[in-house]
Context: one part of a larger RNA
RNA sequence: GCCGCCGAGUUACCCUAUGAAGCAAGGUUAAGCCGUUAGGUGGAGCCGUAGCGAAAGCGAGUCUGAAUAGGGCGAAGAGUUAAAUGGAGUAGACCCGAAGCCGAGUGAUCUACCCAUGGCCAGGGUGAAGCGGAGGUAACACUUCGUGAAGGCCCGAACCCGUUGUCGUUGAAAAGACUUGGGAUGAGUUGUGGGUAGGGGUGAAAGGCCAAUCAAACUCGGCAAUAGCUGGUUCUCCUCGAAAUAGUUUUAGGACUAGCCUUGCAUAAGAUAGCUUAUAGAGGUAGGGCGCUGGAUGGGCUAGGGGCCCCACCAGGUUACCAAACCCAACCAAUCUUCGAAUUCUAUAAGUGGUAACGCAGGAGUCAGACUAUGGGUGAUAAGGUCCAUGGUCGAGAGGGAAAGAGCCCAGAUCGUCAGCUAAGGUCCCAAAGAUAAACUAAGUGGGAAAGGUUGUAGGUAUACUGAGACAAUCAGGAGGUUGGCUUAGAAGCAGCAAUCCUUUAAAGAAAGCGUAACAGCUCACUGAUCAAGUGUGUCUGCGCCGAAAAUGUAACGGGGCUAAAGUUUAUCACCGAAGCUACGAAUUGAGUAUAACCUCGGUUAUACUUUCUGGUAGAGGAGCGUUCCAUACUGGGUUGAAGCGGGAUCGUAAGGACUCGUGGACUGUAUGGAAGUGAGUAUGACGGC
Numbered sequence: 001g002c003c004g005c006c007g008a009g010u011u012a013c014c015c016u017a018u019g020a021a022g023c024a025a026g027g028u029u030a031a032g033c034c035g036u037u038a039g040g041u042g043g044a045g046c047c048g049u050a051g052c053g054a055a056a057g058c059g060a061g062u063c064u065g066a067a068u069a070g071g072g073c074g075a076a077g078a079g080u081u082a083a084a085u086g087g088a089g090u091a092g093a094c095c096c097g098a099a100g101c102c103g104a105g106u107g108a109u110c111u112a113c114c115c116a117u118g119g120c121c122a123g124g125g126u127g128a129a130g131c132g133g134a135g136g137u138a139a140c141a142c143u144u145c146g147u148g149a150a151g152g153c154c155c156g157a158a159c160c161c162g163u164u165g166u167c168g169u170u171g172a173a174a175a176g177a178c179u180u181g182g183g184a185u186g187a188g189u190u191g192u193g194g195g196u197a198g199g200g201g202u203g204a205a206a207g208g209c210c211a212a213u214c215a216a217a218c219u220c221g222g223c224a225a226u227a228g229c230u231g232g233u234u235c236u237c238c239u240c241g242a243a244a245u246a247g248u249u250u251u252a253g254g255a256c257u258a259g260c261c262u263u264g265c266a267u268a269a270g271a272u273a274g275c276u277u278a279u280a281g282a283g284g285u286a287g288g289g290c291g292c293u294g295g296a297u298g299g300g301c302u303a304g305g306g307g308c309c310c311c312a313c314c315a316g317g318u319u320a321c322c323a324a325a326c327c328c329a330a331c332c333a334a335u336c337u338u339c340g341a342a343u344u345c346u347a348u349a350a351g352u353g354g355u356a357a358c359g360c361a362g363g364a365g366u367c368a369g370a371c372u373a374u375g376g377g378u379g380a381u382a383a384g385g386u387c388c389a390u391g392g393u394c395g396a397g398a399g400g401g402a403a404a405g406a407g408c409c410c411a412g413a414u415c416g417u418c419a420g421c422u423a424a425g426g427u428c429c430c431a432a433a434g435a436u437a438a439a440c441u442a443a444g445u446g447g448g449a450a451a452g453g454u455u456g457u458a459g460g461u462a463u464a465c466u467g468a469g470a471c472a473a474u475c476a477g478g479a480g481g482u483u484g485g486c487u488u489a490g491a492a493g494c495a496g497c498a499a500u501c502c503u504u505u506a507a508a509g510a511a512a513g514c515g516u517a518a519c520a521g522c523u524c525a526c527u528g529a530u531c532a533a534g535u536g537u538g539u540c541u542g543c544g545c546c547g548a549a550a551a552u553g554u555a556a557c558g559g560g561g562c563u564a565a566a567g568u569u570u571a572u573c574a575c576c577g578a579a580g581c582u583a584c585g586a587a588u589u590g591a592g593u594a595u596a597a598c599c600u601c602g603g604u605u606a607u608a609c610u611u612u613c614u615g616g617u618a619g620a621g622g623a624g625c626g627u628u629c630c631a632u633a634c635u636g637g638g639u640u641g642a643a644g645c646g647g648g649a650u651c652g653u654a655a656g657g658a659c660u661c662g663u664g665g666a667c668u669g670u671a672u673g674g675a676a677g678u679g680a681g682u683a684u685g686a687c688g689g690c
Base pairs, nucleotide, nucleotide: 001690002689003688004687006685011091012090013089015087016086017085018084021081022080023079026047027046028045032041033040034039051058052057061073062072063071064070094232095231097229101222102221103220104219105218106217112196113195114194115193116192117191118190119189120188121186123155124154125153126151130147131146132145133144134143135142159183160182161181165178166177167176198214200210201209202208235624236623237622238621239620240619245258246257247256248255249254259366260365261363262362263361264360265359272356274352275351276350277349278348279347280346281345282344287339288337289336293333294332295331297329298328299327300326302323304322305321306319307318308317309316369394370393371392372391373390374389375388376387377386378385399410400409401408414586415585416584417583419582420581421580425576426575427574428560429559430558434573435572436571437570438569439568440567446562452546453545454544456543457542458541459540460539461538462537463536464535465534473530474529475528476527477526479503480502481501485497486496509524512523513522514521587614590611591610592609593608594607595606596605597604598603625679627676628675629674630673631672632671633670634669636668637667644663645662646661647660648659650657651656
């Protein structure tokens, strides 16, 4: 892991609600006793029949109160008993699950330390003190040679340890192997016996060790500790169907009350919700505005201040400075408003609507929400961010589209059909379905992106020049006064300053560039000729182009592929396309009508028809299937073959049920009721098998 089997809302008592049953202003017994399968008896007690008050007490009233006032709570009749079911409480209370806490015991055969008594340490090296000889001294000292044997001395086996690396990691091993390394006469190592015990021991101290267990051992008990936490919780179908909000919370992943869901009852009138229209109101948002409160720009005017001039003082003059108030013009504001919508809300009326509303009672679940559109706060007018508001979808929603896809677009799945019409979106092939007309795009733009750039291309519009010849190109001219004046070493069109005339002309600047030290030189403006018909400059649009760099591989149309399109724009008519709509058949929910049966006369059930409904998580409600056992009936079935198991083309909307064949070899079914150890695929579930 698979298979089999086991495995989770139970039981007791009490309270409460519901629907049936008995009796009913009453209902009912408990213990006990008698009987001992049944039942009888027992009226103590309990609930109800009257309440109010703290109480005395009074009583359909009573309390408060001075009150005969007002107010509070009551009164105008239905309960009670047993069982069932839903729910609450107390108990382990749906099941499994802690880490822990406490008590009583068991452990020092592992290990820590201690006590007692024993054992063990190859070999080699070094050579302290002391002592002896010799030298030496006045005597010591001292020197040297021997001897000697010390040492938490040196090297290195046994022994003890465990430094490095590799392997091992479902190991050969729940700590090892190999290699390398440390100690190896010592604070050494080891045998045997003994001691210290759990908030205690022991510890050359690491929270180490105390039997593979230690920030408090192990065993049993309290014990089914507790778990606002995680996981799991077993058959079917039908009806309805949420919430992720508010307030409070040692509260924030829990809870309580309300909100939203469900079931029952009551209300039954075209009342109540909802919607539409009209009318009457509420409001200060969007927008606008600048009268107010503030902000803010330019100009004018003008106090005050600064600068400058003048001034002994006082004064005075001036100002491209700053600037209050005022004036003009043009602005800004969530915490400005002379104004002011849409939507919204309230009321009334009419219409529509058809109980969807309100109330009472039983049962819940929900309190982590998500994205999207719009209006905002916060943030950076960041976030798949965060916090509000309004709507939608998902949640709890399948189907079609968006290649793929919770939240986007279309659309809400009762079931069946090899029928039809459509939505979004599509119609060259993958892949169901298409053409036409007129344009645009050349970038594979389409099929990713900004500021900015663009003599890409198409269209509109304005303006200028133009057969008296434009624009471009080519040929020619482009002069004289004059090297203008000033400045300057020089300044001659062309360093700079001021000025910028006149003449000849078809035309030619006291010169728009290059150039020279300065001249020179080359162009330009301007003019003529050749040529020949459009040319130049703005501006508004459509579609393009550049801007454009990322990591495995084209990889920014889903792919192929597409260019008078299979791209884009405009227009038209078709078609495809969903679980939408329609058609036909079937089932179901609610309502209505009719008929029949039953009836406690209230209704209930069945059938038919009409109409309506049928996505669904948490959850509420309803109806069923099956398992084991019991009672009654069939005085059922069964060795002429029960249950169980296996096969089969059968019936039912489902859980499931028949029939038949085989196997099996002794039990078992149907109907009506009753009672439960009553349904498994998930709990890292338990046990067994493989």
This is a predicted structure of a 690-nucleotide part of an RNA (large-subunit ribosomal RNA, domain II) from Rhopilema esculentum. NCBI's taxonomy places the organism under Eukaryota, Opisthokonta, Metazoa, Rhizostomeae, Rhopilema. It matches the Rfam family "Bacterial large subunit ribosomal RNA". Gene Ontology terms of the family: ribosome and structural constituent of ribosome.